[in-house]
RNA sequence: GCUUUCCAAGGAAAUGGUGUCUUCCUCAUAACCGUCAGCCAACCGGCAGGCUAAUGGCGCCUACAAAAUG
Numbered sequence: 001g002c003u004u005u006c007c008a009a010g011g012a013a014a015u016g017g018u019g020u021c022u023u024c025c026u027c028a029u030a031a032c033c034g035u036c037a038g039c040c041a042a043c044c045g046g047c048a049g050g051c052u053a054a055u056g057g058c059g060c061c062u063a064c065a066a067a068a069u070g
Stems, first nucleotide, its partner, number of pairs: 009026005016061006034051003038047003
């Protein structure tokens, strides 16, 4: 110096915060970046709309929406 393994750590899981669990990635060239249909273009890409969801799972808080009561 290189490779592999283990441990520790960091990061990620379509909209916020936090706790916990799970999964994924490894020093970033990674993990990750929802869905429906239309147009231009022609397989490179670009433009303009619609819909669901604050979770990967669960709990709480905040924002938004609906209903009921005072």
The RNA shown here (Fluoride riboswitch aptamer (crcB RNA motif)) has 70 nucleotides and comes from a Bacteroidota bacterium. Of the family's consensus pairs, 100% are formed in the model. It was read from a public genome assembly, where an Rfam model found it. Lineage of the source: Bacteria > Pseudomonadati > Bacteroidota.